Overview: Model confidence (mean pLDDT): 84 of 100. The RNA shown here (c-di-GMP-I riboswitch aptamer) has 81 nucleotides and comes from an Actinomycetota bacterium. It matches the Rfam family "c-di-GMP-I riboswitch aptamer". From the family's description: GEMM was predicted in a large-scale screen for bacterial structured RNA regulatory elements. The sequence was found by an Rfam model in a public genome assembly.
RNA sequence: CACUGACCAGGGCAAACCUGCCGCGAGGCAGGGACGCAAAGCCAGAGGUCUUGAGGUGAUCAAGAUAGCUCGGUUGCCGAC
Numbered sequence: 001c002a003c004u005g006a007c008c009a010g011g012g013c014a015a016a017c018c019u020g021c022c023g024c025g026a027g028g029c030a031g032g033g034a035c036g037c038a039a040a041g042c043c044a045g046a047g048g049u050c051u052u053g054a055g056g057u058g059a060u061c062a063a064g065a066u067a068g069c070u071c072g073g074u075u076g077c078c079g080a081c
Stems, first nucleotide, its partner, number of pairs: 005078001012037002017032006035068001041074003045071003048066007
C1' cells in the first nucleotide's frame, strides 16, 4: 500500500414499538427502547421502493421521502491470517 472483518481495546449508531412535536403524505425531529449494524458516518449521482399532484383511474411527467434496499462518491476507529 492492497485485501480483509477473525481476535483485542475504547467505544459508536439504534429497527420494531411507545410518548410529544412537525408534515396533506411518504416520512422527519426529540425522549424512551434495542432488532440489528464495521461505515447503520456524510452525500439523493444511477437504479429500486414509497408519497403527493398532474394526466384519461393508462403510458408518462413534476415535486418530494428513503443513506437501516443496491450501486457509486467521500471521510474514518481497531486489528490478524